[in-house]
Molecule: Group I catalytic intron
Organism: Pseudomonadota bacterium
């Protein structure tokens, strides 16, 4: 502050919340740099700070077999190596719904995504995902119109087929399951079972 919903996200830390610190990540702002007519975008880094980040339909497969970074925290130390933990950041090979391109069209094959990446893990549903529209805003290349100029072009004006509209799904919401910890009951020498 709001009608509801909402109050950057996520770990770990102090019992616990709440709040705060720390790590990670995300936006906004500013600096470099690279691309673009521009708006915007990729990369890099800095400093605070969480205001603001749309709707609607549609798809729910694949979940497999390796590999490689990861900080804080914790271990340890005179200091360090090292080692747990683990938020997370990817590769290979396979395989994949729905759309989308190719083909010799039953069917194969490709480019984006995705799976692979839960607390081991089983399921279900969507969405912050994929795909198609739409809306809002930002610019205005191309072209169009209209004025200039011998001419190359130059000026206005109008149009998107260009962009913006945050990360978070390394299991979100959820049902199950596994741990781990409290207290209860059975049963008792312990293991152990039960239901919270």
């Nucleotide at each position: 502050c709001a009608a509801c919903g909402g109050a950057c996200u996520u770990a770990a830390u102090u019992c616990g919340a709440a709040a705060a610190u720390u790590g990670a990540g995300u936006g906004c702002u500013u600096u470099g740099u690279g691309g673009g007519a521009a708006a915007c975008c990729g990369c890099a880094a800095a400093u605070g700070c969480a205001g603001a980040a749309c709707u609607g339909c549609u798809c729910a497969a694949a979940a497999u077999c390796g590999g490689g970074g990861a900080a804080a925290c914790c271990u340890g130390u005179g200091a360090a190596a090292u080692g747990g933990c683990a938020a997370u950041c990817c590769c290979g090979a396979g395989c994949c719904a729905a759309g989308c391109c190719c083909c010799c069209a039953c069917g194969g094959g490709g480019a984006a995504g995705g799976u692979g990446u839960a607390g081991a893990g089983a399921c279900u549903a969507g969405a912050c995902g994929g795909g198609c529209a739409g809306c809002a805003c930002c610019u205005a290349a191309c072209c169009c119109u209209c004025g200039g100029g011998c001419g190359a072009c130059c000026g206005a004006g109008g149009c998107a087929c260009g962009g913006u509209g945050a990360a978070g799904g390394g299991a979100u919401a959820g049902u199950c399951c596994a741990g781990a910890c409290c207290a209860c009951a059975a049963a008792c020498g312990c293991c152990u079972u039960g239901a919270g």